[in-house]
Context: one part of a larger RNA
RNA sequence: CGCAGGAUAUUUGAGGAGCUCUGUCCUUAGUACGAGAGGACCGGGAUGGACGUACCUCUGGUGCACCAGUUGUCAUGCCAAUGGCACGGCUGGGCAGCUACGUACGGAACGGAUAAACGCUGAAAGCAUCUAAGCGUGAAACCAGCCUUAAGAUGAGAUCUCUCAUAGAGCAAUCUAGUAAGACACCUUGGAGAAGACGAGGUUGAUAGGUCGGGAGUGUAAGUACAGUAAUGUAUUCAGCGGACCGAUACUAAUAUGUCGAGGG
Repeated sequence: CGCAGGAUAUUUGAGGAGCUCUGUCCUUAGUACGAGAGGACCGGGAUGGACGUACCUCUGGUGCACCAGUUGUCAUGCCAAUGGCACGGCUGGGCAGCUACGUACGGAACGGAUAAACGCUGAAAGCAUCUAAGCGUGAAACCAGCCUUAAGAUGAGAUCUCUCAUAGAGCAAUCUAGUAAGACACCUUGGAGAAGACGAGGUUGAUAGGUCGGGAGUGUAAGUACAGUAAUGUAUUCAGCGGACCGAUACUAAUAUGUCGAGGG
């Protein structure tokens, strides 16, 4: 820009893309078969490998604004307590998130038309013949089925709902202006994200931050008291701290406002 007014939702599916793998064991059954040795088809069930998709409950990894321990040095006047730097200084753990080594699921079944092949009926050719007319069975291949995308499918589809018949110019076609439903800008932002986009919100508000409560985590803070010459230990104290997690709460910021947007062959 188009889809013969303008919008908001929900959809149909022409077409496209993806998937398409396979082992072992048990049973049928030591049956059919076979002198024996051996040993099935068909059917039913279980469990794996590789591959793929999704997710984070569990098990692990990571977790550079979490917690603790600790070395050297500098600083906060000093003690104590803290902070900076040294690969996050080093070390031990670790929530959320992201992940695989973790968890769940998938390949199918059913069906259609067939290949090789196997048949029925059956002439040409009084017989025979699966074929010439006609009719069947038949494969991981084909078409569907499963997942996904999809109306620019210009062949532009369908349904619900909303909005309405203003003003000016013009002979008219038409143009312009302010609006409706609605949308965008702007702002707070996210399990969304390179930017656009997508989602949640904008005071009739829990969208983000803060605060409060809780939780995961770490592992018993500081100060004080006591014991010890002291290093240190014990008590207060399962304490203190606590990013992303779960809630509550308008304290802060989403204020105010602007732009676009129909008049219908």